Background: The part of an RNA shown here (large-subunit ribosomal RNA, domain VI) has 270 nucleotides and comes from a Pseudomonadota bacterium. The full RNA is in RNAcentral, with records from ENA. Taxonomically the source falls in Pseudomonadota (Bacteria, Pseudomonadati).

Context: one part of a larger RNA
RNA sequence: CGUUGGAGAGUUGAGGGGAGCGGACUCUAGUACGAGAGGACCGAGUCGGACGAUCCGCUCGUGUCCCGGCUGUCCCGCCAGGGGCAACGCCGGGUAGCGAUGAUCGGUGGCGAUAACCGCUGAAAGCAUCUAAGUGGGAAGCGCCCCCCAAGAUGAACUCUCCCGGGACUUCGGUCCCCUGAAGGGCCGGCGGAGACUACGCCGUCGAUAGGCCGCCCGUGGAAGCGCCGCAAGGCGUUACGAGCGAAGCGGUCCUAAUCGCCCGUGAGG
Numbered sequence: 001c002g003u004u005g006g007a008g009a010g011u012u013g014a015g016g017g018g019a020g021c022g023g024a025c026u027c028u029a030g031u032a033c034g035a036g037a038g039g040a041c042c043g044a045g046u047c048g049g050a051c052g053a054u055c056c057g058c059u060c061g062u063g064u065c066c067c068g069g070c071u072g073u074c075c076c077g078c079c080a081g082g083g084g085c086a087a088c089g090c091c092g093g094g095u096a097g098c099g100a101u102g103a104u105c106g107g108u109g110g111c112g113a114u115a116a117c118c119g120c121u122g123a124a125a126g127c128a129u130c131u132a133a134g135u136g137g138g139a140a141g142c143g144c145c146c147c148c149c150a151a152g153a154u155g156a157a158c159u160c161u162c163c164c165g166g167g168a169c170u171u172c173g174g175u176c177c178c179c180u181g182a183a184g185g186g187c188c189g190g191c192g193g194a195g196a197c198u199a200c201g202c203c204g205u206c207g208a209u210a211g212g213c214c215g216c217c218c219g220u221g222g223a224a225g226c227g228c229c230g231c232a233a234g235g236c237g238u239u240a241c242g243a244g245c246g247a248a249g250c251g252g253u254c255c256u257a258a259u260c261g262c263c264c265g266u267g268a269g270g
Base pairs, nucleotide, nucleotide: 001152005163006162007161008160009159010158011157015149016148017147018146021049023047024046025045026044027043033038051106052105053104054103055102059100060099061098062097066093067092068091069090070089071086072085073084074083075082076081109145110144111143112142117137118136119135120134164269165178166177167176168175169174179267184264185263186262187261188204189203190202191201192200209257210256211255212253213252214251215250216249218246219245220244225238226237227236228235229234
């Protein structure tokens, strides 16, 4: 821009894409078959592999400053306690998120038309012949049933709901005046397991959207100070029925910020 008024939702599915894997073992059955050695079809069940999708309860990883430990040096006047730098200085752990090595699920089955091939009936050609007329069976393959996209499918589909004034003139295409600016959308702002930007989704005081604060979960693992013991390094108690500190998690609470507003879109449409 189109889809022939505009708008918000929900669908149909032309068409396109994805998936499509195979193995081992058990039973049937040591049966059929076979002199024996060996050893099934058909059918039923179990368990792995690789691949794919989704997820983070479990396991494992990351988690750059969440907690703790340690060294050197500089600084906060000194002690104590801290801060900066040293690849996050090094080391031990680790929430959320993200991830796989973890978890769950998938490829089942059916219908249809067929390939090679196997048939029925059957002439040309008194026989024969699956083929010439006619008519069956038959693949992990083809089409559909499964999953995803999808009406720019210009062949532009369908359903529901919402919204929209008067007057004058007219060559009937429309033009002009007054009023109006709907439904809805956007801008803007607070955000998001959404995201390069955009888009998408949520929220904007009729409010828990983010931050703060409070609580909970969880992580770290016993803070500082003080007291006691020890010559001291240090230890014990306060404090293991979990101290102190704490990120993204789960809630609560209008304290802070989502203020106030602006723009687009018209007026009934062969």